[in-house]
RNA sequence: CAAGCAAACCGGGUGACCGCUCCCUCUGGCCCAGCCAGAGGGGGAGGAAAGUCCGGGCUCCACCGGGCAGGAUGCUGGGUAACACCCAGGGGGGGCAACCCCACGGAAAGUGCCACAGAAACAUACCGGCCCGCCUGAGCGGACCAAGGGUGAAAUGGUGAGGUAAGAGCUCACCAGCGGCCGGGAGACCGGUCGGCUGGGCAAACCCCAUCCGGAGCAAGGCCGAAUAGGAGGACGAAAAGGACGCCCGGCCUGUCCUCGGGUAGGUCGCUUGAGGUGGCGGGUAACUGUCAUCCCAGAUAGAUGGUCACCGCUCGGUGGGGAGCCAGGAAGAAGACGUGAGUCGUAAACUGUCUCCUGCCGGGCACAGAACCCGGCUUACAGGUUUGCUUGGUCU
Numbered sequence: 001c002a003a004g005c006a007a008a009c010c011g012g013g014u015g016a017c018c019g020c021u022c023c024c025u026c027u028g029g030c031c032c033a034g035c036c037a038g039a040g041g042g043g044g045a046g047g048a049a050a051g052u053c054c055g056g057g058c059u060c061c062a063c064c065g066g067g068c069a070g071g072a073u074g075c076u077g078g079g080u081a082a083c084a085c086c087c088a089g090g091g092g093g094g095g096c097a098a099c100c101c102c103a104c105g106g107a108a109a110g111u112g113c114c115a116c117a118g119a120a121a122c123a124u125a126c127c128g129g130c131c132c133g134c135c136u137g138a139g140c141g142g143a144c145c146a147a148g149g150g151u152g153a154a155a156u157g158g159u160g161a162g163g164u165a166a167g168a169g170c171u172c173a174c175c176a177g178c179g180g181c182c183g184g185g186a187g188a189c190c191g192g193u194c195g196g197c198u199g200g201g202c203a204a205a206c207c208c209c210a211u212c213c214g215g216a217g218c219a220a221g222g223c224c225g226a227a228u229a230g231g232a233g234g235a236c237g238a239a240a241a242g243g244a245c246g247c248c249c250g251g252c253c254u255g256u257c258c259u260c261g262g263g264u265a266g267g268u269c270g271c272u273u274g275a276g277g278u279g280g281c282g283g284g285u286a287a288c289u290g291u292c293a294u295c296c297c298a299g300a301u302a303g304a305u306g307g308u309c310a311c312c313g314c315u316c317g318g319u320g321g322g323g324a325g326c327c328a329g330g331a332a333g334a335a336g337a338c339g340u341g342a343g344u345c346g347u348a349a350a351c352u353g354u355c356u357c358c359u360g361c362c363g364g365g366c367a368c369a370g371a372a373c374c375c376g377g378c379u380u381a382c383a384g385g386u387u388u389g390c391u392u393g394g395u396c397u
Base pairs, nucleotide, nucleotide: 001393002392003391004390005389006388007387008386009385010384012312013311014310015309016308017307018306020044021043022042023041024040025039026038027037028036029035030034046368050379051378053377054376055375056374057373058217059216060215061214070213071212072211073210074209075089076088077087078086079085090104091102092101093100094099105208106207110206111205112202113201114200126149127148128145129144131142132141133140134139157175158174159173160172161171162170176198178195179194180193181192182191183190184189221269222268223267224266231260232259233258234257235256236255241254242253243252276295277294278293279292280291281290282289283288313366314365315364316363317362318361319360321359322358323357324356325355327353328352329351336345337344338343
């Protein structure tokens, strides 16, 4: 320098003017625990505030305990309030490497599935090999085999030797796998040794095993509470009229006023001080944690956090001139130098063109995205930029 890997961080800035929301102080007003107006001071989006996918706090409901059903998780150890998250390690896969990826328990408990092709996908023989019999022969019949060919994503361990009629874990050696023992490790697992001789794959198919899980969510939930309508009780009135059955009598209702309780609109609390931030010291490989000091850092409710202008920054496009650089032409290996000589060495400029960089002017743009009870994660989106560590290759010293 080029290509890459991992991690951390920023994600427009400054000023002026006009606004919005919350808190504090002061002043004034009013129907004074408050509201309104004014003045001053202070706070005001994110790394994902997003998706609402996991886990927890908090609140209400349910609850003697256990089970079934259902759901989730699934190598080991640790972290944590908890997790499907994080850290460290083991195993497997990819990459030359830095590094990245993996639902990574069980397939001899049972059931199911394995497209197409193929004889056969769990029980089998299409081609083929070999033996016997018949036959002049072609061939036919019977028995054995699973090595070779062919199909397939996958064909029942692999390679070699022996063995055999031909073959085959049939036998042997090594390798893979399985089981026992020994050693190491906290464990996943690793190493060694012995044995019998091999049992296809799929569990993000049912299932089995182990562990965990009560339900609903801030529209949770508490408090205050109108107007109107309706309800309960009481008082007054009941003159007239009306109501329930054809008539009569009594009572009741339809009226006015007062009181009470429930609900609605609305208000208020919940609401932001918290598994909190920053720094120091200590423990731990790390995730994380202990302690001390210090700080207070959005709380709207149809939803505040904005708008205009100027300058700067970054970037894109157009255009003008100037400057610098590489390359090509100019360029005839020129001039020139050296050599007795054949020859050898030696490529400078004006100018022209393409491209790149710097600079002036004009115009455009500034990623993804917007808190709504709060945290820990995961996932997804993101213009541009900064820093650190590492890997591979090249060059120079």
Predicted 3D model of a 397-nucleotide RNA (Bacterial RNase P class A) from a Dehalococcoidia bacterium. Of the family's consensus pairs, 94% are formed in the model. Taxonomically the source falls in Dehalococcoidia (Bacteria, Bacillati, Chloroflexota). Rfam family: Bacterial RNase P class A. By type it is a ribozyme. The coordinates come from a structure-prediction model, not an experiment, and the mean pLDDT is 77. The gene name in the source record is rnpB.